[in-house]
Molecule: transfer RNA
Organism: Candidatus Methanoplasma termitum
RNA sequence: GGGCAAGUAAAUCAGCCCGGUAGAUUGCUACCUUCGCAAGGUAGAGGCCGCGAGUUCGAAUCUCGCCUUGUCCACCA
Numbered sequence: 001g002g003g004c005a006a007g008u009a010a011a012u013c014a015g016c017c018c019g020g021u022a023g024a025u026u027g028c029u030a031c032c033u034u035c036g037c038a039a040g041g042u043a044g045a046g047g048c049c050g051c052g053a054g055u056u057c058g059a060a061u062c063u064c065g066c067c068u069u070g071u072c073c074a075c076c077a
């Protein structure tokens, strides 16, 4: 330098192909249950989806550029 994959909640991931206002599990907080803890149950908080631009009535999703990480190849020696 080139190809490919990935970037979404504190963590691990889905959703993308086929555009319609974002979810699961764990964790966290409160309550129920217990003498208390754990387990279990109920509720809640928590992300404008890596950054910017474009297309569109509407973009996590499509297009372009950039950044980061992983992997393979090339180059150099």
Stems, first nucleotide, its partner, number of pairs: 001073007010026004020057001028044005050066005